[in-house]
Context: one part of a larger RNA
RNA sequence: GGCACAGGGCGGAUGCCUUGGCACUAAGAGCCGAAGAAAGACGUGACAAGCUGCGAUAAGCUGCGGGGAGGGGCACAUACCCUGUGAUCCGCAGAUUUCUGAAUGGGGAAACCCGGCUGGGGAGCCCCCAGCCACCCAUGCGCGAAUCCAUAACGCAUGGGGGGGAACCCGGGGAACUGAAACAUCUAAGUACCCGGAGGAAGAGAAAGAAACAUCGAUUCCCUGAGUAGCGGCGAGCGGAAGGGGAAGAGCCUAAACCGGUGCGCGAAGCGCGCCGGGGUAAUGGACUGCAGGAGCAGAACGGAAGCCAGGGGAACGGUUUUGGGAAAGCCGGCCAGAGGGGGUGAAAGCCCCGUACCCGAAGGCGGAAGGGAGCGGCAGGAUCCGGAGUACCACGGGACACGUGGAACCCUGUGGGAAGUCGGGAGGACCACCUCCCAAGGCUAAAUACUACUUAGUGACCGAUAGCGCAUAGUACUGUGAAGGAAAGGUGAAAAGGACCCCGGGAGGGGAGUGAAAGAGAACCUGAAACCCUGUGUCU
Numbered sequence: 001g002g003c004a005c006a007g008g009g010c011g012g013a014u015g016c017c018u019u020g021g022c023a024c025u026a027a028g029a030g031c032c033g034a035a036g037a038a039a040g041a042c043g044u045g046a047c048a049a050g051c052u053g054c055g056a057u058a059a060g061c062u063g064c065g066g067g068g069a070g071g072g073g074c075a076c077a078u079a080c081c082c083u084g085u086g087a088u089c090c091g092c093a094g095a096u097u098u099c100u101g102a103a104u105g106g107g108g109a110a111a112c113c114c115g116g117c118u119g120g121g122g123a124g125c126c127c128c129c130a131g132c133c134a135c136c137c138a139u140g141c142g143c144g145a146a147u148c149c150a151u152a153a154c155g156c157a158u159g160g161g162g163g164g165g166a167a168c169c170c171g172g173g174g175a176a177c178u179g180a181a182a183c184a185u186c187u188a189a190g191u192a193c194c195c196g197g198a199g200g201a202a203g204a205g206a207a208a209g210a211a212a213c214a215u216c217g218a219u220u221c222c223c224u225g226a227g228u229a230g231c232g233g234c235g236a237g238c239g240g241a242a243g244g245g246g247a248a249g250a251g252c253c254u255a256a257a258c259c260g261g262u263g264c265g266c267g268a269a270g271c272g273c274g275c276c277g278g279g280g281u282a283a284u285g286g287a288c289u290g291c292a293g294g295a296g297c298a299g300a301a302c303g304g305a306a307g308c309c310a311g312g313g314g315a316a317c318g319g320u321u322u323u324g325g326g327a328a329a330g331c332c333g334g335c336c337a338g339a340g341g342g343g344g345u346g347a348a349a350g351c352c353c354c355g356u357a358c359c360c361g362a363a364g365g366c367g368g369a370a371g372g373g374a375g376c377g378g379c380a381g382g383a384u385c386c387g388g389a390g391u392a393c394c395a396c397g398g399g400a401c402a403c404g405u406g407g408a409a410c411c412c413u414g415u416g417g418g419a420a421g422u423c424g425g426g427a428g429g430a431c432c433a434c435c436u437c438c439c440a441a442g443g444c445u446a447a448a449u450a451c452u453a454c455u456u457a458g459u460g461a462c463c464g465a466u467a468g469c470g471c472a473u474a475g476u477a478c479u480g481u482g483a484a485g486g487a488a489a490g491g492u493g494a495a496a497a498g499g500a501c502c503c504c505g506g507g508a509g510g511g512g513a514g515u516g517a518a519a520g521a522g523a524a525c526c527u528g529a530a531a532c533c534c535u536g537u538g539u540c541u
Stems, first nucleotide, its partner, number of pairs: 001540009015526001016491002020463002022460007029452002031164002039100003042055003046078001050074002061094006070082003105114003115133007135161008168199001169197005179186001183233001209216002220247005230238002251444003254388001258278009283422001285386003288381004296376002302371001307366003311360003317333004322329001334351002336340001342354003393417007403429001424439005478485002498525001501512004
């Protein structure tokens, strides 16, 4: 030194475990903010570094309700306190709530600096305390230039806005990789991304519709129609609609004609314009004139039911000189069950503990069902009046429609042109005629739909510490000027009973003793594989 065997060390695989995750289901909830949010800084404890809570009233203050013996968070020690005059704890409603932050008196290198006005601390200087003092928009009022009236400017008051939010939604912008086996039209894709905006949903929505000679009757969503009809360097690829079946279901308000009032202007018995009220809302119209006079429809304020936000009651087991450290196991004999879901207890418990089924419960908050009734609402006539203009439409340039310019309608509009007006107008995929359908150029509208940061309950042929979220917690430690990147790390034991005392040692550590079922469970702590290292014995060289 090799090999074999044995015993150790190191190491942290494996097994078992789970405080944590992952994916869903069913409900709920779905915005917060100048009454200062979200997010933070700094404080705050007897001692206090971190987390949590809270805010100079600072692990807290008050009220109401619940609850009933312990309590002073995580956090296991000491001290000192609180508590049947009901604490701690739980729910609801309040109070307080430093500084930063939209941050808003001004400034600023966020958590800092510096002011003004009014009031208060008896007066006064200082100082301290409280309130107010940003900008923009709207409305009203005041004041009021050049410039006579007026207007602008300025000022005041009241209301609103500003910022944040996981995804979902609407709008304004808008790629490339890629595919086409290259590539330019095309595709990817109106995707990613940026910006604006809104809400618990958003958007759409009450036919100038869809159809086809028969009709349907707002919108949205799902299934189907259908990978069809089509579009397409007719390549790659893109890709409908009607109709049918379902979910849900809801319809309304204006402009104008006409009537009344009022203000202003003018060429003034009047006319025009603006404002207010009535009227009116549709394409079997309305105004107007005449007649009739209450069937039906609809549902605001108010109102507060269920339910939710603390809780309460809640059945039934014993024995054992079996094993064991320990009984919930074995054996013996019982019981409950509207409860044999689940968790815990020294192992494996329906009947030991917490619970579970079932029943009950609110001073207060959230929530909104019944109820409630404002309002709407008829028929006929057809003379006259009204029925949304730089609009429809056309040309050119684009966009959007499944549709790439095509025969390209329909929809939107940058430039130019530019109607009719009820004897009117739009559409039915160029266009024309006939026919049919509809009434643009104003507006609102629940539900069915999308999403899940959040709450509650539950589920899993999901994971079990190199897995599962990046985190059994951490956006921490650490890295980076910065945007940003971003870990590792779980397990003594049933109970600390965490090893008094003695010995060696400077200590670390160890040997006894003691605890414990076990200490080869001793905190470097369950199990404890392999690589690797050491010792002993045997053997070979």